[in-house]
RNA sequence: GCGCUCGUAGUUCAACGGAUAGAAUGGUGGUCUCCGAAGCCGCAUAUCCAGGUUCGAUUCCUGGCGAGCGCA
Numbered sequence: 001g002c003g004c005u006c007g008u009a010g011u012u013c014a015a016c017g018g019a020u021a022g023a024a025u026g027g028u029g030g031u032c033u034c035c036g037a038a039g040c041c042g043c044a045u046a047u048c049c050a051g052g053u054u055c056g057a058u059u060c061c062u063g064g065c066g067a068g069c070g071c072a
Base pairs, nucleotide, nucleotide: 001071002070003069004068005067006066007065010025011024012023013022018055027043028042029041030040031039048064049063050062051061052060
């Protein structure tokens, strides 16, 4: 330099182009307890950036940035 794959909560992952973007774990509040842990009930937190297509984009297209792999 070229090609391929990927980028979503603190972390690990979901989401035929259409619902309030969901789960686990973590954080935090409550409950429980003599105190904790566990359990149970809540709460907060995310689509890498900029354009385009579309009635509608996490999803499709283009460019950029970043990560991984391969080729040279």
Predicted 3D model of a 72-nucleotide RNA (transfer RNA) from Prosthecobacter sp. Lineage of the source: Bacteria > Pseudomonadati > Verrucomicrobiia > Verrucomicrobiales > Prosthecobacter. Its mean pLDDT, the model's own confidence on a scale to 100, is 80. The same sequence occurs in records of 6 taxa. RNAcentral holds the sequence, with entries from ENA, MGnify and Rfam.